[in-house]
Context: one part of a larger RNA
C1' cells in the first nucleotide's frame, strides 16, 4: 500500500457533481397522529411511553373426577394436577432487560409519469414502452386485413357490444379558428384520355381481282381537371402606422395581407437566446430550488391543454436526527503483499 472488518476528543455535509459511502432508524404491546383526498387514502403519517428477573396474587383460556341418560345433555364435585393469557403488590441486579443474532431514518416544496407491470441478456430501468379509458376509421361475413404464384391459412368454429388499422393515454374541467394546399369520401354535367373500332385520303405493286405501307373521323373505362365535404385526417393558426387632460400604456381607430390569423388555460417552463430577466422567500452569502410578473427569440388544446389524491430503485430543492463524507487524520485485530525457508 491492498483488500475486507472495528474505534475515535471537538465540531458535525465545512466533503462533493451529488451525503457517494458510512452512520443512524429498527420488534411487539398502547398513546397519539397533519396538510390534502378519488373518502379508499395520506398512516407503521409524525411524536411518544411501557418491555428482565424473583416472591406473593386476582380474573379467566384450555386439558378433568363421579352420577344419571345417552345421537346432543344434565347435575354434582375438587383451592387437585399440567398448560396457556392478561393485570396487581412488594422485591432484585446491571451503563444497558425486543440486552445476542434477525427487524422502516424521518418531514416538507416541487418537475415528470396516473396507477401494478415492461426495456436496451453483456455501460442506459428512465420522464421511453404499455396500460384501463377515450376518439377517428375500415368491415355485413367466402369480412375487413394478414401469409401464401396456388392450393389453402390465420382472423374465428367469432359475427358489428365482433374483428383490423391509427392516435391519445386513469381522473377532472376541457378540448378554440382555418378546408386556400396534401389525403380521404361523395359527385357526375363538361374538358383530357389507353388499348380497341377503322369513315376518309395518299404511297408502292399488278391489266385486273388483289397485296401491301401509311393517314387515322367518330365512338372509346377508371384515372386527373372539376364541384362539394371532412381537421381526435397530414398539417396551419399574421405586420404596420395612430390614439386617453403629467407621463406611460393602449379599451379605440386606420391599412395591407391571408384558408384562418393563436381562443381557454399555462409561461424565463424538461420549451426563454438575451438570462445568473426583474421582484418576494429560503442562506451570512443562492447560475439551482420555490412562488410571482409577462418582454412566450421559438408554450398552447387528443404530435392534446391545464390541474391532480395515491404510486415511484424517477429528476431538482430544503430541514430534522446521524455519523471519519470532512477539518485531519488516529489506533486496533485480520487476509494479501515484502523477506527467509
Nucleotide at each position: 500500500c491492498u483488500c475486507g472488518g472495528g474505534u475515535g476528543a471537538a465540531g458535525g455535509a465545512a466533503c462533493u457533481a451529488g451525503g457517494c459511502a458510512a452512520c443512524a432508524u429498527g420488534g411487539c404491546a398502547c398513546c397519539g397522529u397533519a396538510a390534502c383526498u378519488u373518502c379508499g387514502g395520506g398512516a407503521g403519517a409524525a411524536g411518544g411511553u411501557g418491555c428482565a428477573c424473583c416472591c406473593u396474587u386476582u380474573u379467566u383460556g384450555g386439558u378433568g373426577g363421579c352420577u344419571c341418560g345417552u345421537g346432543c345433555g344434565a347435575g354434582c364435585u375438587a383451592u387437585a394436577g399440567c398448560u396457556g393469557a392478561a393485570g396487581a403488590g412488594g422485591g432484585u441486579c446491571g451503563c444497558a432487560g425486543u440486552a445476542a443474532c434477525c427487524a422502516g431514518g424521518c418531514c416538507g416544496c416541487u418537475g415528470c409519469g396516473a396507477c401494478u407491470g415492461u426495456u436496451u441478456a453483456u455501460c442506459a430501468a428512465a420522464a421511453a414502452c404499455a396500460c384501463a379509458g377515450c376518439a377517428c376509421u375500415c368491415u355485413g361475413c367466402a369480412a375487413a386485413c394478414a401469409c401464401g404464384a396456388a392450393a389453402g391459412u390465420g382472423g374465428a368454429c367469432g359475427u358489428a357490444u365482433a374483428g383490423g388499422g391509427u392516435g391519445u393515454g386513469a381522473c377532472g374541467c376541457c378540448u378554440g379558428c382555418c378546408c386556400g394546399g396534401u389525403g380521404c369520401u361523395g359527385g357526375a354535367a363538361g374538358a383530357u384520355u389507353a388499348a380497341a373500332u377503322g369513315a376518309u385520303g395518299g404511297g408502292g405493286u399488278g391489266c385486273a381481282a388483289g397485296c401491301u405501307c401509311u393517314u387515322g373521323a367518330c365512338u372509346g373505362a377508371a384515372g386527373u381537371c372539376c364541384c362539394a365535404g371532412u381537421a381526435a385526417a397530414c398539417g396551419g393558426c399574421g405586420g404596420c402606422c395612430g390614439u386617453a387632460a403629467c407621463a406611460a400604456u393602449a379599451a379605440c381607430g386606420g391599412u395591407c395581407c391571408u384558408a384562418a390569423g393563436g381562443u381557454a388555460g399555462c409561461g424565463a417552463a424538461a420549451u426563454u437566446c438575451c438570462u445568473u430577466g426583474u421582484c418576494g422567500g429560503g442562506u451570512a452569502a443562492g447560475u439551482u430550488c420555490c412562488g410571482a410578473c409577462c418582454u412566450g427569440c421559438a408554450c398552447g388544446a387528443a404530435u392534446g391543454g391545464c390541474g391532480u389524491a395515491a404510486c415511484g430503485a424517477u429528476g431538482g430543492c430544503c430541514a430534522c436526527a446521524c455519523u471519519g463524507u470532512c477539518u485531519c487524520c488516529u489506533c486496533c485485530a485480520g487476509a494479501g503483499a515484502c523477506u527467509c525457508a